Predicted 3D model of a 72-nucleotide RNA (transfer RNA) from Candidatus Iainarchaeum sp. Rfam family: tRNA. Gene Ontology term of the family: triplet codon-amino acid adaptor activity. Model confidence (mean pLDDT): 84 of 100.
[in-house]
RNA sequence: GCCAGGGUAGCUCAAUGGCAGAGCAUUCGCCUCGUAAGCGAAAGGUUGAGGGUUCAAGUCCCUCCUCUGGCU
Repeated sequence: GCCAGGGUAGCUCAAUGGCAGAGCAUUCGCCUCGUAAGCGAAAGGUUGAGGGUUCAAGUCCCUCCUCUGGCU
């Protein structure tokens, strides 16, 4: 330099163009003599950046940044 894949909550990952969610973690509550486990709830997001298309974009298109793998 070229090709492919990825970037979404603190972590690991979902989400047919139509309300951004789950598990774990955190906090609170229930349960227990107490702790752990278990159960319930809450909080936590400029969906990597900037444009474009669209009534509507995490999703489609363009450019850039970054990570992983491959080729040279």